The part of an RNA shown here (large-subunit ribosomal RNA, domain IV) has 353 nucleotides and comes from a metagenome.

Context: one part of a larger RNA
RNA sequence: CCAUGGUUAAGGAACUCGGCAAAUUGACACCGUAACUUCGGAAUAAGGUGUGCCAUCAUAUCGUGAAGGGAUUUACUCCUGGAGCGAGCGAUGGUUGCAACAAAGCGGCGGUAGCGACUGUUUACUAAAAACACAGGGCUCUGCGAAACCGUAAGGUGACGUAUAGGGCCUGACGCCUGCCCGGUGCCGGAAGGUUAAGGGGAGUUGUCAGCGUAAGCGAAGCAGCGAACUGAAGCCCCGGUAAACGGCGGCCGUAACGAUAACGGUCCUAAGGUAGCGAAAUUCCUUGUCGGGUAAGUUCCGACCUGCACGAAGGGCGUAACGACUUCCGCGCUGUCUCGACCAUGGACUCG
Numbered sequence: 001c002c003a004u005g006g007u008u009a010a011g012g013a014a015c016u017c018g019g020c021a022a023a024u025u026g027a028c029a030c031c032g033u034a035a036c037u038u039c040g041g042a043a044u045a046a047g048g049u050g051u052g053c054c055a056u057c058a059u060a061u062c063g064u065g066a067a068g069g070g071a072u073u074u075a076c077u078c079c080u081g082g083a084g085c086g087a088g089c090g091a092u093g094g095u096u097g098c099a100a101c102a103a104a105g106c107g108g109c110g111g112u113a114g115c116g117a118c119u120g121u122u123u124a125c126u127a128a129a130a131a132c133a134c135a136g137g138g139c140u141c142u143g144c145g146a147a148a149c150c151g152u153a154a155g156g157u158g159a160c161g162u163a164u165a166g167g168g169c170c171u172g173a174c175g176c177c178u179g180c181c182c183g184g185u186g187c188c189g190g191a192a193g194g195u196u197a198a199g200g201g202g203a204g205u206u207g208u209c210a211g212c213g214u215a216a217g218c219g220a221a222g223c224a225g226c227g228a229a230c231u232g233a234a235g236c237c238c239c240g241g242u243a244a245a246c247g248g249c250g251g252c253c254g255u256a257a258c259g260a261u262a263a264c265g266g267u268c269c270u271a272a273g274g275u276a277g278c279g280a281a282a283u284u285c286c287u288u289g290u291c292g293g294g295u296a297a298g299u300u301c302c303g304a305c306c307u308g309c310a311c312g313a314a315g316g317g318c319g320u321a322a323c324g325a326c327u328u329c330c331g332c333g334c335u336g337u338c339u340c341g342a343c344c345a346u347g348g349a350c351u352c353g
Base pairs, nucleotide, nucleotide: 001348002347003346004345005344006343007342008341010339011338014337019334027051028050029049030048031047036041038173052095053094054093055092056091057090059088061087062086063085064084068080069079070078071077072075096100108332109331110330111329113327114326115324116323120132121131136171137170138169139168140167141166142165148157149156150155174319175318176317177316179249180248181247184246185245186242187241188240189239190238193237194236195235199231200230204226205225206224207223208222211218212217250268251267252266253265254264277311278308289305290304291303292302293301
């Protein structure tokens, strides 16, 4: 010097990203216990007091159950009986020590805000969380040889279930709620018209070749090639519906008798222009916004304001008791975290052998 323990004057978080670590608290009994609340909780809230041993007194209650008495079916019987002993809530007095749950073991507490309702689950070996799940809510598919899924199939899961069932997707207890847009995309419905494949159809045309013709050429049937009109489903176009489907939810200018602001008006665009609630927020760039609170002093924190760069309603919005090895800020207690070090113990390192 390192590791692990122990003690430490005065101060007591001044340490530090942060009380990390350590310390405090701790058992049992009694007293006592706030806001808030879903009336269950919060709660061991908080905060106090007591605790050994001895003597005396008082003993509710519980356990065990002797002698005695009675009965008969005379038995290791039954009924009655309550002594004694044990357990045990206490009261008063005394007594020892620094200290009586004398050791060990055994919650520090309170306030505030965020997120997630909760108990659970997770990155086996850097993440335990605000992530996942969750009861609850919604949309949608599925009538049973179900839908969906595995498999080429047979077959199987679903399910020896049957719409109060099963699958998919989203949301995520509970409370109050969940606004507007169907133009685009998707899905559902519609079938008049347009478009549209193979197929059907076969007008026509080409090759070949009997035959005709002096020749040029014409050219039946057959065989073969190409092939127009017409016919021809879904789909698409089209017409509707649908947002707890994918998604979206404006700009400029003017105006009130100080100033400022604009209930009001004008205009352009849109499918419709963000409602309630919330808001410098796990979201705010400018920003340490401004005001208030807390501190002697506060880029954090809490309460407001609203100028929301770029919240917003099941990719849910806003609240919320309880809960959390979650995150933020503050206080009490407590401490070697620190001022600022010191000492002790053990094991290393180091030196010698």
It matches the Rfam family "Bacterial large subunit ribosomal RNA". Model confidence (mean pLDDT): 88 of 100. The RNAcentral record of the full RNA draws on SILVA.